[in-house]
């Protein structure tokens, strides 16, 4: 360099949860009983589909962006690459400083125009008594961010042509 073997990290629209909501059992209430309903208890579902997003540091927290849906993607907590300072980097100037602006190394801004996604949806399979989870195949579709064309964006001082 290479192999096999154990352990550990991985992952951030991410992770959790007493509520509410659903399910199986038991109990108790209603009913002649059975079911159906109501309440406790135990146990367990379920709780957000992708795209896209990190220069260091402190701070803060309902931090971009569509798709589905039209009944939960409800509520709640923690988190985060967001945001705000301050440092540093690029632009706005051929090159440097000092302010001021605006972005994060693919480092301005508008405007038109181009691309790209799971999930749902369809077929089938496989777990679970159920809620309900999960594989595979199938055929879409989107907006930001991104690309391509326009347009347009500092003062001031030195300084090279």
């Nucleotide at each position: 360099a290479g192999u096999c073997g154990a352990u550990c990290c991985a992952u951030a629209g991410c992770g959790c949860u007493g509520g509410c909501g659903c399910u199986u059992g038991c109990c108790g209430g209603a009913g002649u009983a059975g079911a159906c309903c109501c309440g406790g208890c135990a146990a367990g579902c379920a709780g957000a589909c992708g795209a896209g997003g990190g220069a260091g540091a402190g701070g803060u927290u309902u931090a971009u962006c569509g798709a589905a849906a039209a009944g939960g993607u409800c509520a709640g907590c923690g988190g985060a690459u967001g945001c705000c300072u301050c440092u540093c980097g690029g632009c706005c100037u051929g090159a440097c400083u000092g302010c001021g602006g605006u972005c994060g190394u693919a480092a301005g801004c508008a405007g038109c125009c181009g691309a790209c996604a799971a999930a749902a949806c369809c077929a089938u399979g496989g777990g679970g008594c159920g809620a309900c989870c999960u594989g595979u195949g199938g055929g879409a579709c989107a907006a930001a961010a991104c690309g391509g064309c326009u347009g347009u964006g500092g003062c001031a001082g030195u300084u090279c042509c």
Molecule: glmS glucosamine-6-phosphate activated ribozyme aptamer
Organism: Sporomusaceae bacterium UBA7701